[in-house]
The prediction has a mean pLDDT of 82.
Predicted 3D model of a 1483-nucleotide RNA (small-subunit ribosomal RNA) from an uncultured organism.
The sequence is in RNAcentral, with records from ENA and SILVA.

RNA sequence: UGGCGGCGUGCUUACACAUGCAAGUCGAACGAGAAAUCUUUAGCUUGCUAGAGAAAGUAAAGUGGCGCACGGGUGAGUAACGCGUGGGUAAUCUGCCUCCGAAUCGGGGAUAACAUUGCGAAAGCGAUGCUAAUACCGGAUAAAAUCUGGUUGGCUUCGGUGAACCGGAUCAAAGGUGGUCUCUUUAUAAAAGCUACCGUUUGGAGAUGAGCUCGCGUACCAUUAGCUAGUUGGUGAGGUAAAGGCUCACCAAGGCGACGAUGGUUAGCUGGUCUGAGAGGAUGAUCAGCCACACCGGAACUGGAACACGGUCCGGACUCCUACGGGAGGCAGCAGUGAGGAAUUUUGCGCAAUGGGGGAAACCCUGACGCAGCAACGCCGCGUGAGUGAUGAAGGCUUUCGGGUCGUAAAGCUCUGUCGGGUGGGAAGAACCCACCAAGUGUUAAGACCACUUGGUGCUGACGGUACCACCGAAGGAAGCACCGGCUAACUCCGUGCCAGCAGCCGCGGUAAUACGGGGGGUGCGAGCGUUAUUCGGAAUCAUUGGGCGUAAAGGGCGCGCAGGCGGUUUUGUAAGUCAGAUGUGAAAUCCCGGGGCUUAACCCCGGAAGUGCAUAUGAAACUAUGAGACUUGAGUAUGGGAGAGGGAAGCGGAAUUCCUGGUGUAGCGGUGAAAUGCGUAGAUAUCAGGAGGAACACCGGUGGCGAAGGCGGCUUCCUGGACCAAUACUGACGCUGAGGCGCGAAGGCGUGGGGAGCGAACAGGAUUAGAUACCCUGGUAGUCCACGCAGUAAACGUUGAUCACUAGGUGUAGUGGGUAUUGACCCCUGCUGUGCCGGAGUUAACGCAUUAAGUGAUCCGCCUGGGGAGUACGAUCGCAAGAUUAAAACUCAAAGGAAUUGACGGGGGCCCGCACCAGCGGUGGAACAUGUGGUUUAAUUCGAUGCAACGCGAAGAACCUUACCUGGGCUUGACAUAUAUAUGGCGUAUGUAAGAAAUUAUGUAUUCUGUCUGUUUUUUCAGAUAGCAUAUAUACAGGUGAUGCAUGGCUGUCGUCAGCUCGUGUCGUGAGAUGUAGGGUUAAGUCCCUUAACGAGCGCAACCCUUGCUUUUAGUUGCCAUCAGGUAAUGCUGGGGACUCUAGAAGGACUGCCGAGGUUAACUCGGAGGAAGGUGGGGAUGACGUCAAGUCAGUAUGUCCCUUAUGUCCAGGGCUACACACGUGUUACAAUGGUCGGUACAGAGUGACGCUAAUCCACGAGGUGGCGCCAAUCACUUAAAGCCGAUCCCAGUUCGGAUUGGAGUCUGCAAUUCGACUCCAUGAAGUUGGAAUCGCUAGUAAUCGCAGAACAGCAUGCUGCGGUGAAUACGUUCACCGGGCCUUGUACACACCGCCCGUCACGCCAUGGAAGUUGGGAGUACCCGAAGUUGCUGUCCAUACGUUGGAUGUAACUAAGGUAAGACCGAUAACUGGGGCGAAGU
Repeated sequence: UGGCGGCGUGCUUACACAUGCAAGUCGAACGAGAAAUCUUUAGCUUGCUAGAGAAAGUAAAGUGGCGCACGGGUGAGUAACGCGUGGGUAAUCUGCCUCCGAAUCGGGGAUAACAUUGCGAAAGCGAUGCUAAUACCGGAUAAAAUCUGGUUGGCUUCGGUGAACCGGAUCAAAGGUGGUCUCUUUAUAAAAGCUACCGUUUGGAGAUGAGCUCGCGUACCAUUAGCUAGUUGGUGAGGUAAAGGCUCACCAAGGCGACGAUGGUUAGCUGGUCUGAGAGGAUGAUCAGCCACACCGGAACUGGAACACGGUCCGGACUCCUACGGGAGGCAGCAGUGAGGAAUUUUGCGCAAUGGGGGAAACCCUGACGCAGCAACGCCGCGUGAGUGAUGAAGGCUUUCGGGUCGUAAAGCUCUGUCGGGUGGGAAGAACCCACCAAGUGUUAAGACCACUUGGUGCUGACGGUACCACCGAAGGAAGCACCGGCUAACUCCGUGCCAGCAGCCGCGGUAAUACGGGGGGUGCGAGCGUUAUUCGGAAUCAUUGGGCGUAAAGGGCGCGCAGGCGGUUUUGUAAGUCAGAUGUGAAAUCCCGGGGCUUAACCCCGGAAGUGCAUAUGAAACUAUGAGACUUGAGUAUGGGAGAGGGAAGCGGAAUUCCUGGUGUAGCGGUGAAAUGCGUAGAUAUCAGGAGGAACACCGGUGGCGAAGGCGGCUUCCUGGACCAAUACUGACGCUGAGGCGCGAAGGCGUGGGGAGCGAACAGGAUUAGAUACCCUGGUAGUCCACGCAGUAAACGUUGAUCACUAGGUGUAGUGGGUAUUGACCCCUGCUGUGCCGGAGUUAACGCAUUAAGUGAUCCGCCUGGGGAGUACGAUCGCAAGAUUAAAACUCAAAGGAAUUGACGGGGGCCCGCACCAGCGGUGGAACAUGUGGUUUAAUUCGAUGCAACGCGAAGAACCUUACCUGGGCUUGACAUAUAUAUGGCGUAUGUAAGAAAUUAUGUAUUCUGUCUGUUUUUUCAGAUAGCAUAUAUACAGGUGAUGCAUGGCUGUCGUCAGCUCGUGUCGUGAGAUGUAGGGUUAAGUCCCUUAACGAGCGCAACCCUUGCUUUUAGUUGCCAUCAGGUAAUGCUGGGGACUCUAGAAGGACUGCCGAGGUUAACUCGGAGGAAGGUGGGGAUGACGUCAAGUCAGUAUGUCCCUUAUGUCCAGGGCUACACACGUGUUACAAUGGUCGGUACAGAGUGACGCUAAUCCACGAGGUGGCGCCAAUCACUUAAAGCCGAUCCCAGUUCGGAUUGGAGUCUGCAAUUCGACUCCAUGAAGUUGGAAUCGCUAGUAAUCGCAGAACAGCAUGCUGCGGUGAAUACGUUCACCGGGCCUUGUACACACCGCCCGUCACGCCAUGGAAGUUGGGAGUACCCGAAGUUGCUGUCCAUACGUUGGAUGUAACUAAGGUAAGACCGAUAACUGGGGCGAAGU
């Protein structure tokens, strides 16, 4: 969310239950026996009494029989012969049923019911009296039954068993109903009898059911390792249907257990079910088999069967009734109720069917069962319509505005009729039983009766007027849910803005979210769909099938060795394993296959197959096993050798350190990066001699040796283990591994006793340091050493368990053999054993390993299963302790880890470069000022830029403007663009007035339109329409220097003009990737050469381009002037000329081209020649792939968002120019290489019409006047300055320096106050070369000097250019700073070291350990008490039918519950306390 039908299924609390029903039946076992009502008779007080009949031998109750042990429910308990499977019972029973026999004789006394009566509230109980039976009890008879004795012969597991015969003993019974009269008796007819059926008794057999028992299988924990006294067995007895310690007495001391006893936890078991390819794993609803239970615990009775769900007794808890004295009850039957819970139904109908109980039967009973009801809880089926229909309607959504999509979808038209609705018809399920009819059989004298059989007719339906059928009617009543980032089918818009939220995993959300929420669209399934929980799968992620252990988790520290596992060659026997076919079983249902029935399916029915198992019997004998025998190759022993730090004990030795004594000797020694503590004038250190004592053994010494490992190192002796080599002999599988167990086991530690030289935890002092509980130094105690004990761990590592076999080599080394050779020593070849390196196949995730395997096989052991928690807690064992061994969980994370790759990084390494350092020159940092920034201030001081790579930056120029900011005043289709509609008006130009700060507002004057069309008119004119223009109104819109440079384009900076960055094909690698691009040289260069699994290519480098330097050539004005001529005071001034300079076009030139040397005959380097220039000649432009979310939305462009009488726009004034301060970049200086004055020389490159402006004159000057010339190689700006010559100043705060201030001016401009530049006069500040630190520069460079330009009205110490003068230094790259390139190495980094990351402390949360205690649970032990019951004894008392009678009572034993006591175990909780995990940006 929900239309219909079929078939199924449907409490979790074994919690408590109101109410109804769920087990009765038989009169053909028995006695007794109503009433209502009807009929009738009598009396009569005509509506009462009495009688009779029917009702009726009925109801209800009782005795008796059978049933109630079935059917139905539940799963608490149970880890068990409980269940499953297969056997045994020769150790047993079995009512009813079937078959076969025999019998059913004759007696007796009671007792319910009933009547009378007592007690009690009730439940119920009692007394007296009567009576029956198929109730009960004796007696008789009886064997084929039971027990027992004997004889015979079978089977046998040797225990027994059963058969035949002969003896002995013991035990029975009940009648009922129907029919009938042949015989007997009474004599219509009955009784006995007979007969049929049912029943009863006693045997046998069967069937069914049950009991007991055995083999095998059947959960987890060893942090449960020992358990057991009726326990294990025997003898005897008791008991049972039956074996048995089942029980008892006595005897013995057994029985179980690492193949898991005992204990604890959990659990009904199975067929099956779910899943899986299977093997398995999980599970045990419905259906079926078994078990157990019936409020909890105990017990027996009855019975064929119970220790009994709807029986009894007792104890307990609970509920109910009560008159308080006492009683009643048991839904885990069907319904139903309460509680609990996420959660599960009707207090229905019927015995019609199936089945069951009773009965002779009819019949009765049956919540079993059959049906119906409720629930989409599951499975299955059906429907919610079909066809046509493009103007692709309306509408929604979206859009690049064109369209697209929902969508043939709808509407419309044409059809159909399932389901639901209405009306009518209408089954199957039914066959029995019984009654009647007919026939047959049995019995009989019988055609009668009875029983049985067959045939026919009749009778019986809860469901239900249901299924089904027909008709009517009508598209009408019937679609939702989840999802759409990937996994995974399905995409867009809006909203939100790390919020709200989503999420199975990865993850999404911080302003463009296909992931949140909504809309549209789509996908999937569909009367359902999603979620949650659970199981299996995927998971080879517990690996039998089918995993691993060098480095990812994982080899025990090492050996010896019991059990166990595995085991050489061969002969033969057996047949346990194994194999083959057979037999039995493996319930049914289920699954599978084939059929069949419901319209189909689900479902149901029939048949088959399967059931991998177990058992029995037969056979085979290869292999395993086992018995017997043999063998020698595995293993071992014997003989002969040599090697060795193998082990233990004793002794000896020298060097060195320290200490002591004595001598010499004097002021230091010692120690460190540097010092200090310390020692020393009481004589140290140094040196000589002597002595003492302890420990360790230089050289040899070696990836050499030995040992199981730990480990072992001076020499000698003694004792002792093992391995190896050689050759023969012997034993004859004696072997390998090895859980537990035992032993060994470095350093450190512990105990006792020694010893103590050196070293040296702890400790002390001195240093270092921010600190320094460290590193360094001076001292120094345990300890280190020895003996005897303990401990038992290490990165105990080859991080590689042991043993055996097999599988290419090469090269060392140690031990020992053989061969060849030699006079001999070597050398060489070869074998075995050990120990190394390299390497192939193979293997490995890779690294690597590789005959000493991590290769290929075999056997055995140990160990692993995500990280953390944790090798921790608890428990146990060991230990003197420290601690060791064994060894979890809660909780938490989504990773932790291995190997390799590419980068990045390193106070790693190698090589190389750069004004990086060094060598130098000049600065900055100190002063004043200029300028920018920060900060502060302000109404505003607009905004941006912020390490290098912001800070004389955007800005090539803020008084107004600019201008974005502030204050105030205005406007609202707007200052600007396009378009539409309506109205008005000519537009425009010129010029006023008033208000105002202006914008603007209000109001005038003058002048005066144009084009086209229509009509009028000849035309002009006039009228109308329309367009342009303006105004007003209205609407779309304009506008925004408002936000986001982390949404963008474009542009730019930076690494860096560093030499790098890549690709194709090939090759290598599982792959990421590598190679190419590495190596050797060389270069400025990934420049070039050589080698090379690489070969080529691209973007970069270089070159090509511009400029400059030399030459040639062409051209010759506005430039030039050597020669010729003319002219002037003078000047290329003029004619003329192209020689020169120059201009600007075209060429040339430089390429390691030539020579020499080095180098690999190379690239290239060095030197030289020539040349204007020499090794990219100098300079510029040119900036690879990329990095920095670098900068810019305020240059422009642009997505989205925001404002719209304002964040837009206009105007006036102010501000951007503030000023305690800090920083950057500059200018001017501090002076004599200078200042001042006078004279004098030489540029380049530019610019000029809103311009540059000459000459001339004026002014001290800025400047003014003036206007020639010039649109420029022609005229102007334009005197270049430093320089040179001369004079002066004489080291001072100066004749240095010029700030600041006063006065007077000039220029620009509407305007110079805030706030311009310049000039003159006066004033004359700081400053005497600048701390730490820091910048630039390698040649026409630095330094120094001036000139021009841009923008600009004006404003330059800035910027961009230009030329003049013109240096110093570079040994060089060892060390060291910065940046960069290549190779290599380590890495736990990849946001890439500005990384990552450890521990304490503080705070919060969570789970957990300990804990004085508190509290609860189940189990056991000992003792006390002990109900009911059973058994034994008793039985004076009672009954009595008189029997070997029954019972009460009493007593004893056993015993449930209860109580007491001491412990053990398992939980819960707890002040306090321990560590652990997680958490935000704390420390």